[in-house]
Context: one part of a larger RNA
RNA sequence: GAACGAACGCUGGCGGCGUGCUUAACACAUGCAAGUCGAACGAGAAAGCUACCUUCGGGUAGUGAGUAAAGUGGCGCACGGGUGAGUAACACGUGGGUAACCUACCCUCGAGCGGGGUACAACCAUGGGAAACUGUGGCUAUUACCGCAUAAGACCACAACCUCUUCGGGGGAUGUGGCCAAAGGUGGCAUUUCGGUGCUAUCACUUGAGGAUGGGCCCGCGCACCAUUAGCUUGAUGGUGGGGUAAUGGCCCACCAUGGCUGCGAUGGUUAGCUGGUCGGAGAGGAUGAUCAGCCACACUGGAACUGAGACACGGUCCAGACUCCUACGGGAGGCAGCAGUGGGAAUAUUGCGCAAUGGGGGAAACCCUGACGCAGCAACGCCGUGUGAGUGAUGAAGGCCUUCGGGUCGUAAAGCUCUGUCAGGUGGAAAGAAAUUGUUUAGGGAACAAUACCCCUAGGCACUGACGGUACCACCAGAGGAAGGAGCGGCUAACUCUGUGCCAGCAGCCGCGGUAAUACAGAGGCUCCAAGCGUUGUUC
Numbered sequence: 001g002a003a004c005g006a007a008c009g010c011u012g013g014c015g016g017c018g019u020g021c022u023u024a025a026c027a028c029a030u031g032c033a034a035g036u037c038g039a040a041c042g043a044g045a046a047a048g049c050u051a052c053c054u055u056c057g058g059g060u061a062g063u064g065a066g067u068a069a070a071g072u073g074g075c076g077c078a079c080g081g082g083u084g085a086g087u088a089a090c091a092c093g094u095g096g097g098u099a100a101c102c103u104a105c106c107c108u109c110g111a112g113c114g115g116g117g118u119a120c121a122a123c124c125a126u127g128g129g130a131a132a133c134u135g136u137g138g139c140u141a142u143u144a145c146c147g148c149a150u151a152a153g154a155c156c157a158c159a160a161c162c163u164c165u166u167c168g169g170g171g172g173a174u175g176u177g178g179c180c181a182a183a184g185g186u187g188g189c190a191u192u193u194c195g196g197u198g199c200u201a202u203c204a205c206u207u208g209a210g211g212a213u214g215g216g217c218c219c220g221c222g223c224a225c226c227a228u229u230a231g232c233u234u235g236a237u238g239g240u241g242g243g244g245u246a247a248u249g250g251c252c253c254a255c256c257a258u259g260g261c262u263g264c265g266a267u268g269g270u271u272a273g274c275u276g277g278u279c280g281g282a283g284a285g286g287a288u289g290a291u292c293a294g295c296c297a298c299a300c301u302g303g304a305a306c307u308g309a310g311a312c313a314c315g316g317u318c319c320a321g322a323c324u325c326c327u328a329c330g331g332g333a334g335g336c337a338g339c340a341g342u343g344g345g346a347a348u349a350u351u352g353c354g355c356a357a358u359g360g361g362g363g364a365a366a367c368c369c370u371g372a373c374g375c376a377g378c379a380a381c382g383c384c385g386u387g388u389g390a391g392u393g394a395u396g397a398a399g400g401c402c403u404u405c406g407g408g409u410c411g412u413a414a415a416g417c418u419c420u421g422u423c424a425g426g427u428g429g430a431a432a433g434a435a436a437u438u439g440u441u442u443a444g445g446g447a448a449c450a451a452u453a454c455c456c457c458u459a460g461g462c463a464c465u466g467a468c469g470g471u472a473c474c475a476c477c478a479g480a481g482g483a484a485g486g487a488g489c490g491g492c493u494a495a496c497u498c499u500g501u502g503c504c505a506g507c508a509g510c511c512g513c514g515g516u517a518a519u520a521c522a523g524a525g526g527c528u529c530c531a532a533g534c535g536u537u538g539u540u541c
Stems, first nucleotide, its partner, number of pairs: 001541004006537005013386006019379002021344001026343003030340003035075003040072002048063006082298003092222007101215002106211007114148001116146003123138006155178005161172004184203008224270003231261003236258008273295004277288003300321005323334004350376001352375003358372001359370004389419004399410004423482001425477005433468001438463009485530005490511003496525005506513002
């Protein structure tokens, strides 16, 4: 000199864009943060209102409404959001390998979707418990569950061929045998014994091949300090056989062998999430890893599996522990390192608005959910912009300070005169961000049909939708009015005098000032440097 997620002191007009628990991975009151689908399924209220009856207590019917709430089932909850504890490691970065693997939803292509059965919720009845919750008996539906059929292909076994190969095996074609599927919903048309059935469109479903996307595993190299850590290792190193996994492998197990690592630093200890980047520097080197982006790890602490395409799962389950809460003392409930908010702390914000946009989940869609996100609020925390007026004005006014008492200086500074109108204030107007989905209409095309209805696809017109926000912005009104401070002035280092004090009180980054003429303390005048900031402290280069 530069920088900062800063703090503190004094001061503080406005706007834009950013940023904001670095401490206790400390403890948490309260609310919200993951649901959705009735076009998978069965069942299904109440208040209120209306009508009627009434013994005036009430009852019945309709509506509310096939609504709410709950249940079975499907998909999602493994994303998004937070944090940095742990981790010195194939965790991360980079480059490869997988002939050792998986991938729900999505896309393309092929084939299929036949015919049966069973149970459990909800519900009803009844029991236990303070509660959380739970037992027993009975009924029932499904895209729930279970057989059967079909089997191209997939998978498995055997036979034999071609080709590639890391020689372990892989790929392709053939034959025989074995084994494995499925679910329906909605709209339209036709038919009907009014139960349904057929055709068709569409959304689902099953199976196979390929793609896309996302991952798993392996390897080369790179990636912190201590040798005042020198030896470490028994599933340890390898083999055979098995188990396990989507998959290789001591990953695990039985047996066998005796290996493996290490001065190019093993082992141990300490510290630490890694990277793109950021800061700084001429560069090399150094420091750092907030915000944003990629990867990893974690979710009160430790352990475990279940479900699932995917978890060993932040707002799931089980066990153990600490802590907090409820209890009828028998037993239960909880997990903000999600968004707000509370204590703690030198220090870091609102218990705000909205799903209008972008994105995500569910749904055919309408739509619902979304503290992701979009916005607003708070903070000079940072960067940037802008204002606090402009011109003129010398009897160089008054006043302050200094003085050699002549004067000098503050100083064109003020006043006065002439103007301007940014920002703030007031009045009026007023956006873009919104085009899609969808509805309606027009045109074209397609399947089916008696059909020009209806259905599906494409294109155009119209309609609907804004949290921010009456905000940005524009015009007008008024009027210099409301808007400057902080630090320093001995040298380093730009800027000097007076008074007070008298090694006192005090200053100080270093050198050092102060003991009666202090440019170094304190005050004043003047000056210097920055400026809505200026200094101090801390940290890095």
Small-subunit ribosomal RNA, 5' domain from a metagenome, 541 nucleotides, folded computationally. The full RNA is in RNAcentral, with records from SILVA. Model confidence (mean pLDDT): 83 of 100. Its Rfam family is "Bacterial small subunit ribosomal RNA".